[in-house]
Molecule: RNase P RNA; transfer RNA
Organism: Pyrinomonadaceae bacterium
RNA sequence: GAAGCGCGUCGGGUGAUCGCUGCUUGAGAAAGUAGAGGAAAGUCCGAACACCAUAGGGCAGCGAGCCGGAUAACAUCCGGGCACCGUUUCAGAACGGUGACGACAAGUGCAACAGAGAAUAGACCAGCCCCUCGGGGUGAUGGGUGAAACGGUGAGGUAAGAGCUCACCGGCGCGUGUCUGGUAACAGAUCGCGGCCAGGUAAACUCCUCGCGGUGCAAGGCCAAAUAGGGAAACGUGGAUAGAGGCGGCCCGUCUCAUUCGCCGAAGAAAUUCGGCAGCGUUUCCGGGUAGGCUGCUCGAGCCGCACAGUAAUGUACGGCCCAGAUGAAUGAUCGCCACCGCUUUCGGGCGGCAACAGGAUUCGGCUUAUCGACGCGCUUCAUUC
RNA sequence: GCCCGAGUAGCUCAACUGAUGGAGCGCUGGUCCUACAAACCAGAGGCUGAAGGUUUAAGUCCUUCCUUGGGCACCA
Numbered sequence: 001g002a003a004g005c006g007c008g009u010c011g012g013g014u015g016a017u018c019g020c021u022g023c024u025u026g027a028g029a030a031a032g033u034a035g036a037g038g039a040a041a042g043u044c045c046g047a048a049c050a051c052c053a054u055a056g057g058g059c060a061g062c063g064a065g066c067c068g069g070a071u072a073a074c075a076u077c078c079g080g081g082c083a084c085c086g087u088u089u090c091a092g093a094a095c096g097g098u099g100a101c102g103a104c105a106a107g108u109g110c111a112a113c114a115g116a117g118a119a120u121a122g123a124c125c126a127g128c129c130c131c132u133c134g135g136g137g138u139g140a141u142g143g144g145u146g147a148a149a150c151g152g153u154g155a156g157g158u159a160a161g162a163g164c165u166c167a168c169c170g171g172c173g174c175g176u177g178u179c180u181g182g183u184a185a186c187a188g189a190u191c192g193c194g195g196c197c198a199g200g201u202a203a204a205c206u207c208c209u210c211g212c213g214g215u216g217c218a219a220g221g222c223c224a225a226a227u228a229g230g231g232a233a234a235c236g237u238g239g240a241u242a243g244a245g246g247c248g249g250c251c252c253g254u255c256u257c258a259u260u261c262g263c264c265g266a267a268g269a270a271a272u273u274c275g276g277c278a279g280c281g282u283u284u285c286c287g288g289g290u291a292g293g294c295u296g297c298u299c300g301a302g303c304c305g306c307a308c309a310g311u312a313a314u315g316u317a318c319g320g321c322c323c324a325g326a327u328g329a330a331u332g333a334u335c336g337c338c339a340c341c342g343c344u345u346u347c348g349g350g351c352g353g354c355a356a357c358a359g360g361a362u363u364c365g366g367c368u369u370a371u372c373g374a375c376g377c378g379c380u381u382c383a384u385u386c
Numbered sequence: 387g388c389c390c391g392a393g394u395a396g397c398u399c400a401a402c403u404g405a406u407g408g409a410g411c412g413c414u415g416g417u418c419c420u421a422c423a424a425a426c427c428a429g430a431g432g433c434u435g436a437a438g439g440u441u442u443a444a445g446u447c448c449u450u451c452c453u454u455g456g457g458c459a460c461c462a
Base pairs, nucleotide, nucleotide: 001382002381003380004379005378006377007376008375009374010373012338013337014336015335016334017333018332020035021034022033023032024031025030037357041368042367044366045365046364047363048362049216050215051214052213056252057251058250059249061212062211063210064209065208066080067079068078069077070076081101082099083098084097085096086095087094088093102207103206107205108204109201110200124143125142126141127138128137129136130135151169152168153167154166155165156164170197171196172194173193174192175191177190178189179188180187181186220295221294222293223292230286231285232284233283234282235281236280237279243257244256245255246254260278262277263276264275265274266273267272288461289460290459302321303320304319305318307316308315309314340353341352342351343350344349387458388457389456390455391454392453393452396411397410398409399408405442413429414428415427416426417425435451436450437449438448439447
């Protein structure tokens, strides 16, 4: 210097004409004013709000999971710890990046093929030892297999051997040990005990801690219109030991609930009991009608500026501002000027471009994904020079 | 707008608790027949929708995208 990758920022301004949607003014004609995004997207998390009972208990289910902070809340953000990767370095360490980062030492499961043996394992080759030379013992040493093969050195011990035993070294666990630093995670040092040597996997079952009621603006409220105010099935039809529903998978508990002094039949001396029908209530299914309006609806955990506190995320105070609310679903087109980019130049200017992803639908906070060009930062590769 | 489900050979479907992805129809070649069909024999055809992760190992488990199917209005 070039190319590629990753991250971040920006995502033009203004005027005229014609047109669309909302609001305001106006008797009207018309005039004025406002009119998509950083992701409006995916609907993956977290809330607000609304209804279902005031949102109960347990099991099941789902989710979160190092520590501290921020926040209305969060699977988000900030700071730190630890682990891993890359670069630099003799090394310590520094810088950059990544991390679904509680517990396999509570228990259970799984590990194809290869291999002697795959989890209180096992002997194929070599080796060592014993022997009746057929074989047997050993699992230390070297090889071999595999993704993964059960501490190291030395001594004792033994037929030969093995943490089998001991010494030293290394690791791990326990004693919520002690000291230092830190709010903490954790780091450093140190003491005692244990031959404990304990492999991997929890985006395997599971265990531990914590959290979670359900449905989503087609929630919900009001008005209007239309019809066959229809039919079928199940259960219930009265003060409770029942039934249906709330309650969503189950259980418990609790709450709510309608219509009969109807008719018929049976039993009985009667009170009354039982059965059926009708009526009523609830649920499900079939059939029928409408496809309208208003509201919820946009002032909100809001935006901008500045100061202070804090490493930061963020918070507080002050001042200013009002910034889409459509539903057959608006936000567009054309032409100028300026800015920006590229090419060119006689340095006056001329020509071309203004492109990407994409578009509201109850509203916020995040995450993820898409994104032309320019600029900034980081990494990789290549080329050149010293 | 909101909420559920499914992607495996050309088509329709399997693959249980992660360990070499199968079947039927279709396709290609051959045998038989004068020829065709049927029948029989043999064979090809799959990066399991895409990318990333967990794991020794992924169609299967997890995450994010892509494609596609379905349900949800009110009244009586």